The part of an RNA shown here (large-subunit ribosomal RNA, domain VI) has 252 nucleotides and comes from a Minisyncoccota bacterium. It matches the Rfam family "Bacterial large subunit ribosomal RNA". Lineage of the source: Bacteria > Bacillati > Minisyncoccota. The prediction has a mean pLDDT of 86.
Context: one part of a larger RNA
Parts: sequence; C1' cells; structure tokens
RNA sequence: CGUUGAUUCUUGAGAAGAUUUGUUUCUAGUACGAGAGGACCGAAAUGAACUGACCUCUGGUGUACGAGCUGUCCUGCCAAGGGCACUGCUCGGUAGCUAUGUCGGGAAUGGAUAACCUCUGAAAGCAUCUAAGAGGGAAGCCAGCUUCAAGAUUAGGAAUCGUUAAGAACCCUGAGAGAUGAUCAGGUUGAUAGGCUUUAAGUGUAAGCGCAGUAAUGCGUUCAGCUGAGAAGUACUAAUGUUUCGAUUCCU
Repeated sequence: CGUUGAUUCUUGAGAAGAUUUGUUUCUAGUACGAGAGGACCGAAAUGAACUGACCUCUGGUGUACGAGCUGUCCUGCCAAGGGCACUGCUCGGUAGCUAUGUCGGGAAUGGAUAACCUCUGAAAGCAUCUAAGAGGGAAGCCAGCUUCAAGAUUAGGAAUCGUUAAGAACCCUGAGAGAUGAUCAGGUUGAUAGGCUUUAAGUGUAAGCGCAGUAAUGCGUUCAGCUGAGAAGUACUAAUGUUUCGAUUCCU
C1' cells in the first nucleotide's frame, strides 16, 4: 500500500518440523535340531541420543536480602553504625533465569506403491503373476501428529457493531512483553505501578535494658530483629483534561 468501515472468531491452498534406536522379559527353552544350540509371528517393560515445556522436587546463580569476620577512616568517646578494601572475605538464600532436575514426544491407523509373492488367464488347445482383469506387500511415499499460514492479488468465511461516530491512535501507569517499535494488562465506572497493611519465604534470636561473671562472654526479654523481586488487601500517590484519525453524498 492492497484486501472498498471496524472488532472478534475462524477455513486451510500451501509451507516447515517430527518420523531414530538398543537391551531385557513373556510367548518358550516352545517350533527346529542327534546334540550343542535356538527362533519366526505376537505382547510388554526399560534405556540411549535428540527434542518440547516447566521450576513442585534436587541443585546452580541470585553485586535484592540476612548473618559472621578482618584492616582502616569517620559519626566527639563507650556502645551501635556508615564508607573503602574484587560484592572486602566467608556462610546461607526469596523471586527471576536455569540443568545435571521434573513432566511429555516419536505412535496407532488408513490409502497408493517398490523389490518380491500370488489369483484367474490367453496370445501359443499346454504352460505362464500380465497381455485385458484382480489380490497381498516396506523404517520408504501420501494422509494421520505439531507449528505457521487469505499478499491464497483467486487477497476466502462467520457473528456482532457502525455518521444517532463503530473503532483506532496520540498521551500516561506498567509487565505474562521487550534493544527501539511491537505485544499484552490498565487509565478514576480504576487494583496498572508505587506507597501502606498483612503475609508465604530468607536469615537466624536485633538494638536497648536486666541478670550472672573480675573479664572475655553467657542467659532472659526473643522462632527475635531485618528483609520480603513472590501473594492478598487497600485509591494514599501517579494513570489529568482536551485532542487526532476514522467507513459518506452529489456533480463533471
């Protein structure tokens, strides 16, 4: 830009992906074989590699967070803290992201076939799977499974709304999204983000005070204090107010 307004939902021409394989058990120590050995067919289990999704579990990370420790400077000093030292070092760790973690996948089935195996059957009184005709037959082919898909210009279909202006955009708050656009959730008829309250969870029992001890320190208050990217609630703050586009008719 087109699809002759818009929103939502769809059909599928076509395209892409996937299609892998081992071992074990049963059938059965059966058929077969003198024995040694040892099946077809069929049924199941469990793996490998590959692949999709996810974070409940097991872990990793986690420069949000909690705690311990050292040196030094500072807050007048004690105590308590702050800065710097690779995040100063160490221990643990929520969300998120993750694999080595968890849960799935390859199928079944149908059709047409290849090599091949057949039926009926002449040419050629016989024979012959083939010449007419008919059947079986593969991890392969076409469907079936997953994803995309009407620029499929042959531009499809349906429902609803629409100059009594449908709908969209700008702008703003954001994240299940993200380089930016875009997408999605919202914009007071509001829980979109922040704040506040409560809390899952993390750390591990704060400071101050009291008691014991000469003191270091320990105990009590105290499963405390701090944090809380997660969850719920709550209009306190910010999503203001306007605005812009938008399918028409008539004439030549």